Description
Predicted 3D model of an 84-nucleotide RNA (SAM riboswitch aptamer (S box leader)) from an Actinomycetes bacterium. NCBI's taxonomy places the organism under Bacteria, Bacillati, Actinomycetota, Actinomycetes. Of the family's consensus pairs, 92% are formed in the model.
[in-house]
RNA sequence: CAUCCAUUCAGAGCGGUUUAGGGACGUGGCCCGAUGACACCGCCGCAACCGGCAGAGCACGGUGCGAACGCCACGCGAUGGAGG
Numbered sequence: 001c002a003u004c005c006a007u008u009c010a011g012a013g014c015g016g017u018u019u020a021g022g023g024a025c026g027u028g029g030c031c032c033g034a035u036g037a038c039a040c041c042g043c044c045g046c047a048a049c050c051g052g053c054a055g056a057g058c059a060c061g062g063u064g065c066g067a068a069c070g071c072c073a074c075g076c077g078a079u080g081g082a083g084g
Stems, first nucleotide, its partner, number of pairs: 001084001003082006013043005021032003025075005044066003049062003052058002070076001
């Protein structure tokens, strides 16, 4: 990385650093942001895809996630597992 399968309207926030943009990308909307967004780090938490143990399950390990349905529409993506 081709390909296949599953999920994508449930759930879960504080602190520190930084500084002007951000919500993947395109178009059109809508929204967040100097009362500090986004990002990064720490801690805490949510979830239960894979591994582990197991009787329903647990949350120990590997991911994922913690504004708004993946922010919304269309195109399209994202995450996990399998796989040559």
Model confidence (mean pLDDT): 87 of 100.